RNA sequence: CGCAGACAAAGGCAAACCCUCCGAAAGGGGGUGACGCAAAGCCACUGAUCUAAGGGUAUUUACCUACGACAGCAGGGCUGCCUGA
Numbered sequence: 001c002g003c004a005g006a007c008a009a010a011g012g013c014a015a016a017c018c019c020u021c022c023g024a025a026a027g028g029g030g031g032u033g034a035c036g037c038a039a040a041g042c043c044a045c046u047g048a049u050c051u052a053a054g055g056g057u058a059u060u061u062a063c064c065u066a067c068g069a070c071a072g073c074a075g076g077g078c079u080g081c082c083u084g085a
Base pairs, nucleotide, nucleotide: 003084004083005082012037013036018031019030020029021028022027035072041078042077043076045075046074047073049069050068054065055064056063057062
């Protein structure tokens, strides 16, 4: 350096619920709290998924649509602790 995460060690992150703020919503920020995570560190490049304010279609109510979201959905890119079965 590459590969691996079996055995350790030091740690790290923080789901849902609840409180609060932003947002049309999805969702996001902060607090609490731990379901879990060897990248559950960062990135919206690809796919998937979610929402539909606005726009469009059709008619009284529905459908379509991302420029919105999502990194704890998968792939990809960048970076990193420890150890070496």